The RNA shown here (transfer RNA) has 72 nucleotides and comes from an Actinomycetes bacterium.
[in-house]
RNA sequence: GGGCGAUUAGCUCAGGGGUAGAGCGCUUCCCUGACACGGAAGAAGUCAGAGGUUCAAAUCCUCUAUCGCCCA
Numbered sequence: 001g002g003g004c005g006a007u008u009a010g011c012u013c014a015g016g017g018g019u020a021g022a023g024c025g026c027u028u029c030c031c032u033g034a035c036a037c038g039g040a041a042g043a044a045g046u047c048a049g050a051g052g053u054u055c056a057a058a059u060c061c062u063c064u065a066u067c068g069c070c071c072a
Stems, first nucleotide, its partner, number of pairs: 001071007010024004018055001026042005048064005
């Protein structure tokens, strides 16, 4: 330098045009003498950035950035 893949909640990941989700973690309450476990409720997202297509974009297209693999 070229090809392919990835980037979504604090962490690990799902979702590939029509209301952004799960597990773990976190907060509050219940339970306990207290903790752990368990139960109930809740908060947390510019979906890597910019532009384009569309009535509508996390999702499709282009460019950029970062990471991984392969080729040279």

About this RNA: Its Rfam family is "tRNA". Rfam's curators write: Transfer RNA (tRNA) molecules are approximately 80 nucleotides in length. It is annotated as a transfer RNA. It was read from a public genome assembly.